Small-subunit ribosomal RNA from an uncultured bacterium, 1439 nucleotides, folded computationally. Rfam family: Bacterial small subunit ribosomal RNA. Model confidence (mean pLDDT): 85 of 100.
[in-house]
RNA sequence: GAUGAACGCUGGCGGCGUGCUUAACACAUGCAAGUCGAACGCACAUAUCUUUCGGGGUGUGUGAGUGGCAGACGGGUGCGUAACACGUAGGUGACCUGCCUUCAAGUGGGGAAUAACUGUCCUAACGGAUGGCUAAUACCGCAUAUGUUCCCGGCGUCGCGUCGGGAGUAAAGCAGCAAUGCGCUUGGAGAGGGGCCUGCGGCGGAUUAGCUAGUUGGUGGGGUAACGGCCUACCAAGGCGAUGAUCCGUAGGGGGCGUGAGAGCGUGGCCCCCCACACUGGCACUGAGAUACGGGCCAGACUCCUACGGGAGGCAGCAGUGAGGAAUAUUGCACAAUGGGCGCAAGCCUGAUGCAGCAACGCCGCGUGCGGGACGAAGGCCUUCGGGUCGUAAACCGCUUUUCUGGGGAAAGAGCAAGGACGGUACCUCAGGAAUAAGUCUCGGCUAACUACGUGCCAGCAGCCGCGGUAAAACGUAGGAGGCGAGCGUUAUCCGGAUUUACUGGGCGUAAAGCGCACGCAGGCGGCUCUGUGAGUCGGACGUGAAAGCUCCCGGCUUAACCGGGAGAGGCCGUUCGAUACUGCGGGGCUUGAGGUAGGGAGAGGAAUGCGGAAUUCCCGGUGUAGUGGUGGAAUGCGUAGAUAUCGGGAGGAACACCCUGUGGCGAAAGCGGCAUUCUGGCCCUCACCUGACGCUGAGGUGCGAAAGCGUGGGUAGCAAACAGGAUUAGAUACCCUGGUAGUCCACGCCGUAAACGAUGUCAACUGGGUGUCGGUAGUUUUACACUAGCGGUGCCGAAGCUAACGCGUUAAGUUGACCGCCUGGGGACUACGGCCGCAAGGCUAAAACUCAAAGGAAUUGACGGGGGCCCGCACAAGCGGUGGAGCAUGUGGUUUAAUUCGACGCAACGCGAAGAACCUUACCCGGUCUUGACAUCUGCAGAAUUCUUCAGAGAUGGAGGAGUGCCGGUUUUACCGGAGCUGCAAGACAGGUGCUGCAUGGCUGUCGUCAGCUCGUGUCGUGAGAUGUUGGGUUAAGUCCCGCAACGAGCGCAACCCCUGCUUUCAGUUACCAUCAUUAAGUUGGGGACUCUGGAAGGACCGCUGCGGUAACAACGCAGAGGAAGAUGGGGACGACGUCAAGUCAUCAUGGUCCUUAUGACCGGGGCUACACACGUGCUACAAUGGUAGUUACAGAGGGAUGCGAAGCAGUGAUGUGGAGCGAAUCUCAGAAAAGCUACCACAGUUCGGAUUGAGGUCUGCAACUCGACCUCAUGAAGCAGGAAUCGCUAGUAAUCGCGCAACAUCAUGGCGCGGUGAAUACGUUCCCGGACCUUGUACACACCGCCCGUCAAGUCAGCCGAGUGGAGUGCACCCGAAGGAGGUGAGCUAACCCGCAAGGGGAGCAGCUUUCGAAGGUAUGCUUUGUAAGGAGGACU
Repeated sequence: GAUGAACGCUGGCGGCGUGCUUAACACAUGCAAGUCGAACGCACAUAUCUUUCGGGGUGUGUGAGUGGCAGACGGGUGCGUAACACGUAGGUGACCUGCCUUCAAGUGGGGAAUAACUGUCCUAACGGAUGGCUAAUACCGCAUAUGUUCCCGGCGUCGCGUCGGGAGUAAAGCAGCAAUGCGCUUGGAGAGGGGCCUGCGGCGGAUUAGCUAGUUGGUGGGGUAACGGCCUACCAAGGCGAUGAUCCGUAGGGGGCGUGAGAGCGUGGCCCCCCACACUGGCACUGAGAUACGGGCCAGACUCCUACGGGAGGCAGCAGUGAGGAAUAUUGCACAAUGGGCGCAAGCCUGAUGCAGCAACGCCGCGUGCGGGACGAAGGCCUUCGGGUCGUAAACCGCUUUUCUGGGGAAAGAGCAAGGACGGUACCUCAGGAAUAAGUCUCGGCUAACUACGUGCCAGCAGCCGCGGUAAAACGUAGGAGGCGAGCGUUAUCCGGAUUUACUGGGCGUAAAGCGCACGCAGGCGGCUCUGUGAGUCGGACGUGAAAGCUCCCGGCUUAACCGGGAGAGGCCGUUCGAUACUGCGGGGCUUGAGGUAGGGAGAGGAAUGCGGAAUUCCCGGUGUAGUGGUGGAAUGCGUAGAUAUCGGGAGGAACACCCUGUGGCGAAAGCGGCAUUCUGGCCCUCACCUGACGCUGAGGUGCGAAAGCGUGGGUAGCAAACAGGAUUAGAUACCCUGGUAGUCCACGCCGUAAACGAUGUCAACUGGGUGUCGGUAGUUUUACACUAGCGGUGCCGAAGCUAACGCGUUAAGUUGACCGCCUGGGGACUACGGCCGCAAGGCUAAAACUCAAAGGAAUUGACGGGGGCCCGCACAAGCGGUGGAGCAUGUGGUUUAAUUCGACGCAACGCGAAGAACCUUACCCGGUCUUGACAUCUGCAGAAUUCUUCAGAGAUGGAGGAGUGCCGGUUUUACCGGAGCUGCAAGACAGGUGCUGCAUGGCUGUCGUCAGCUCGUGUCGUGAGAUGUUGGGUUAAGUCCCGCAACGAGCGCAACCCCUGCUUUCAGUUACCAUCAUUAAGUUGGGGACUCUGGAAGGACCGCUGCGGUAACAACGCAGAGGAAGAUGGGGACGACGUCAAGUCAUCAUGGUCCUUAUGACCGGGGCUACACACGUGCUACAAUGGUAGUUACAGAGGGAUGCGAAGCAGUGAUGUGGAGCGAAUCUCAGAAAAGCUACCACAGUUCGGAUUGAGGUCUGCAACUCGACCUCAUGAAGCAGGAAUCGCUAGUAAUCGCGCAACAUCAUGGCGCGGUGAAUACGUUCCCGGACCUUGUACACACCGCCCGUCAAGUCAGCCGAGUGGAGUGCACCCGAAGGAGGUGAGCUAACCCGCAAGGGGAGCAGCUUUCGAAGGUAUGCUUUGUAAGGAGGACU
C1' cells in the first nucleotide's frame, strides 16, 4: 500500500459497487421452461344461429392427450482435473451443423394403426392389465429424381473435379374470400456454432529412478460425423525417461487483480472467455446438438410415505431453514426496459434481467454551522503560588439553511400505437429553525504529540528495543497535546522495504560456503582466416493478440466515485520480405592453443628384488660383586639361583642416526629419506621439424586416498591402547614410574574418513618492482670466480588495486573470461526416518517439530592470566621486638533484657563516631505529665523585667503570699501615649521529630596512593571504535630529564614555592645567659652583649667543581673524590591528579521526597547504654637476675594554669587535709623526670617474680559513687615458667626501652595526641608471597577471573524419533459375483402396414425370452503408501 474480510468502540446523509472465503453439509415451503388450436382428435364452458331434439353449425375460451419446436441456452458451483483442461499460434485434402440467409429442383397417388375417449379388472399409493372407437404436419409402401449416395470405366489429379454407364434414395400439409403467407422434401453455398489433431507456455517433491502389454508400430476387420489401439484378430518388439518418465502431494485455467522503479512476487472473489460437475458411481436412449442441474435406467448412502406388498426424492437456480463458522443479506416488486423460448400473430413463459430491501463491507461526495466576541468568566488541570493552560473556546450579538421536518409541483428512462416495477423517486419550489448530527487511536525511541496523581518487578504494558523493585513522559486515571475523521483502532493475509535466493542484483582465506585428489561419458564453453547458408539474432510489412480492465483525450450524471465514446499499449505467437556483424551449421585453408619427433637434465616420484652398518632386546660364555632401575621425591620391578656394569660369540625383528638436510627436491593429492639392480610414470631446458584446434571444464561415473579399524595367513626386536601393579591425590578409572596384549611390520582383501589446510576448485589471459633459493639454457668474460638476459619451480618484502578488517599482492584474495562444486540466522543436526554402500565399526545422502534474539568475523580500549620483559615498595629475604597462650583493660559479635539507643563490617568496622555514659549527656526502657507546645515568626489583650518566702508532689508541675515599677521617644513635671526587649493569657497559621530513605542529594571523609600517572588543542593515520603525542634508547624517587620519532604544544598531577629541624652571619638583649670585674647561701644583685638561648632578617646545596663512565657525537645522568655544618629531593611535615569502591555519614550540619501531629513532638523521676555460657580485634602487666626490692646520686624537652596552677610550712604510713606566698606566667606554679649511675640484699624458686581476685578500713570529686567512679593503707596472693597453626611493626636518632606533658574533663586513661632520655641489629639479593607502574602477548572476560562457562545427576514441562501392537484413509495385483445398458448369438413363443396367395396360410422384417462379451457397486486374498493412537525406550529443548 492492498482485502469478498472479521473483531472492539463509535455512527448524520447521499451516490456507485460488493456481500457463505467454512460443510460439493443436509434441506421444509414457494417460484426458477415452456409454448403452439394457423399440425390433430376429444371433452367441457360460454355466446350465437339453426333445430328433425338423446340434434346440428359457428365464434371464443379452458383441460388433458397425439404431434412440432424448445428443454444441450440462460442461471449455479469449483468436487474432480497437472490434462491438449486452459492460453496462444496453427491444422482439419480426416469432420458435423436444427433454427437463419441465399441458390437449384420438387411437394403425385395410396395404406395401416394409435393415444386421448369409452367398457371391464388389479392396486393403499405410484400406477397397471385388457376389450372397443378415432384424427393428423404421427407412421408405412408406391411413383418421380434436379440432385445426392454407392459401384464400374476414362481424363486431369492426394480422399478433389469432370464425363459416361449401372444400382439405391424424397415430401405434409395448414391459414386466408383471395392475392398470398407459413410450412414440408432433395441438393449446393454462406453465416454462426461445434468435434478432432499439433507446436509452444504456465505448480512442488529425486528421502519417487526406472515406467509400459493395447503397451509402440504394422496388416485385415469393426466402429464413429470424422482421423486414430478408439475396438478386435494376427505379426513385429517396440515406446517413454536425468531437457525428470513413473509415483506422491497440491490445484479449475485465462483475460485480469494487489504490490513493486522495474524485473519480479502473490493471487484468480465480483465482471468476461473456456473447462468440469449437478446426492455418489455406472449406463445408454432421444436428438442437429447431451452421455442431459429442475429427462430416463441400474447400483449405493441418506431422507420421506406406506395398508409392509411397495413407492417417492435430489436448491453447487432465486428467496429461505438448520448445521458448520470469526463471518456474509429479503421466503420483496416487475416483465416497463434489455435478452431468451414458443407462436403467422395477438400473446404466454422467463428468481435471466430490471429494480427495491438489509449491511460503514469498500470507493466517492456532503454535513455536524459561519462572522464577531477578553473580564482572558465559571469550572477542570498544573504551578516556582507570581501565574500558566483548556481559550475566542463558551456565554452573548449578528447571519446562513447543505442536511432535517412539514407543504406544493414533478420527470427522462418508451423511434413509430399502447405499456413505468423503480416511484409520487430523482429533481424543482415554499415554510420552519443552529436547529437533528463526533468519534477513535496515540503521546519512551522508531513516530507527530507531556504533565500530575495512583501503583511499587504488584497490577499491568509490549510491533521491535524494552518499561514496572516509592519521585514511571512506557502500567491505570485525569488534564493537556498529536493523528485521522463517519469513522478510528486491532487481528489475519499478500506485496514492498529485503541486493535477506541477488535475471536485473549477492557471495564462498578467517563471518554460512571450494568436493581429500585426479581421470573422464553426457552437457556447457571454445584460436586465426576465406566462403556458403541464414537456424539463432536484427529490421519492415501483414495477421492475430475478444470485450471489460490499464494509460491518454473528449463527453454524461451539480462534483467525484461511476458511466459512455475515441485513441494507445500489451506475445518466448504466426506468415512474408529483407540484413548478415556476432553465434550456430556445411566446406576450404593457417599455426600462435594442444600434441608429437630429436638432443640434453634434476629429483626422498612409484613397484619389485637383493645387500649393509649402528642401536635396542634376547640367548650362550668369560670377568666381576651388591646392588640396579626409576623419580620432583619414591615405590612396584630386576638382582647372591650372581643382576646392573664390562668383554666375546650368536639370534631375530623393526627403523634407516646428530651428519648430508636446506621456508631444498619429487608427486594430482594422500605422501616420499641407508645402498645397489631391474621395471616404470611425470616434469624441465634447447634447436629444428611434424600433426593442424586434436582444446578447457566436467553433473552422474571410475580410480587413488594418512592414521585408526576389520577379515585370512604370517611375523613380532623396540614401542604400546586395553589391562595389572607402584606412586601422586580429598579421590586419581589421569598426568609420573615398572610391566604388558591387541596393534604397529609383511602378503592379499575391505574400510573411505581427518584442522585430508594455503581452512584459498580447475584452466587461460592481462597488470610496477626488489631480494633469496632449486633445475636447465644463451651471451660477455682474464672463460675458476663472476656478470647480463631469459625459461620452469619454490620463499620473503612490497606498488597499484582489492578487502569489514586482518591481510592478499605476477604462486592474487588485483583485472577479466570458461566450466564445476557449495552457502542463505543460531541451536535441534556431521541428527531422525528412508534409500544406497560396508563383514562390522560405520560411511554417503539428509529433514522436521520445537526453541532462542541472537550465533558469528575482524579489529579497538580496558581488565585479567598458576603468559613474557623491565621496575618499585619493610613486599619477601636479612634482622630486632611483638600478637596468637595467661590475668586484666577496652571495642565488637552473639546471647540476654522492659531497655541493654544508634551508626561503622575484608584490607579501608572492631581503645572506631566517643578529646572521657553515676544524674545530665541520652537518642533507649518503665512510670508520671503537657498539647500553638521545650524552640522561631506573625496578630490581639494584659503585664516592667526580675526576685524572695511558703505549701502539695518523686519531680515535672500546681497553689498561696510578698518585693519591684527600669531603658528610649513624645509632652511643661506628674499622669498618659508610643517603641525596643522580656513575661503571661487567647486563637490559628505553624512549630517540633537523633522518625525513614547515604540507593534521591550537598558538604565532609576513607581507600587505591604521595602510586606516577590522567588528559586536552591542533595536526597526522584509520571506514570506524580509536591510535599517534604518552611508544622506543638511556636515566630518575618521579610522564624526572636527555636523545630519537608525524607529531608540535598545553593542562591537572611530580618537583619547587610553605612550615619545623640541622650550620653560619647580622639585628635585638628580659623574665633567658655569665667569659671577664665586683657581690651573694643562690646569676642573688651591679654590670656585660662575648657565649648559651630566645626570635626577626639574611646567607648556604646547585651535580656548582675534579676524574672516570655514559653517547654515533653531544646530553640527561651514574660512580668516585675535593670542599663543606649539611651531598645528591639533607631529615620530618603540610600538600592527595583524572577517577574507583551506588565505600562511609540524613545521628555534626544542610537538604528533595515521605511519614507522625493530645504524638514518632516536649518535660520530669527511676532504670538502661556498665548485663555474661561464649567467640574475635586492639592494648596493658607479666612470666623475671640485661631482673626485683631498698637506699643514694645525676641529666630533659614540650606543654598547662584565673569557677585555674597552687609554693613554703604543718598534720597524716598514705590517698589527702590544712595553708595560702606567688603567678594571666622565658619571672610563680604543675614539677621529684624515669630508665641510667653507685651501694646492699635476693640465687632460679610459682620465688623478695607476677600482680589478678577478695576482705577490712579510708581519701577525693560531686545534689548523689547501690546498680556504676578514681585513689590510698593493711591483708589476700589467682593464672602465668616465653605461648600451636598462624600473624603484625620497624631500615636510624629508626626499632626497642624509659619516663614527662596536654586535650576533653566536677571526678574517672592501660586509650588518643605530643615531648624528650638511652639507643641497636640487618638488607646477599629480587627466585618466591603481597601490592603497584610501564611495554608486550593471549582471551569465548566488559557486573571485567569473586569473570565466563562444560558435563553428569535430581525434578518438572514440551515437541519430535523408535515402539509389542491397534484404528482409519488411499492405492496396486489376482480372483469371485455381476445390476442397468450397448453389441453379438439364438429366437420352437409373439406380431397391423410390404410381397405371394381366392382363402387358409406362407415369406420377409421385427419383438419378448434365453444366452455370450464388456461392465459399476460388492466380496475374498495379499502387498504398498499415508495418518491417528500406545505400555515402554533412547536422545533433544526449556525451567